[in-house]
RNA sequence: AUCUCAUCAAGAGUGGCCGAGGGACGGGCCCGAAGACGCCACGGCAACCGCUCCGACAAACGUCGGGGGGCAGGUGCCAACUCCUGCCCGUAUUAGGGGGAGAUGAGAG
Numbered sequence: 001a002u003c004u005c006a007u008c009a010a011g012a013g014u015g016g017c018c019g020a021g022g023g024a025c026g027g028g029c030c031c032g033a034a035g036a037c038g039c040c041a042c043g044g045c046a047a048c049c050g051c052u053c054c055g056a057c058a059a060a061c062g063u064c065g066g067g068g069g070g071c072a073g074g075u076g077c078c079a080a081c082u083c084c085u086g087c088c089c090g091u092a093u094u095a096g097g098g099g100g101a102g103a104u105g106a107g108a109g
Stems, first nucleotide, its partner, number of pairs: 002108007013042005021031003025086004043078003048074002050071001051069004055064003082101001087098003
């Protein structure tokens, strides 16, 4: 690279450096020299793993996954619903539902 599973309507920014593109891709619509994007420092958020408490099973080691804590260790994230959309259903048009794609985590390999 690829595959499986789960989640994606909530949440969370300041400073410094740099200097022109950035928001995955196409279409839109936005962000951006009043400095975006990126990097660094500090801060923050809390879906996953971990930790921990309760519960069930077990003689025990432990196992499970129903609920809680939010400890912040491993990741991740901190404009806009994953910014909207792309295919299908549906609709007067929207709205809505499903899918695809993408992102993140855990695992497989």
Molecule: SAM riboswitch aptamer (S box leader)
Organism: Acidobacteriota bacterium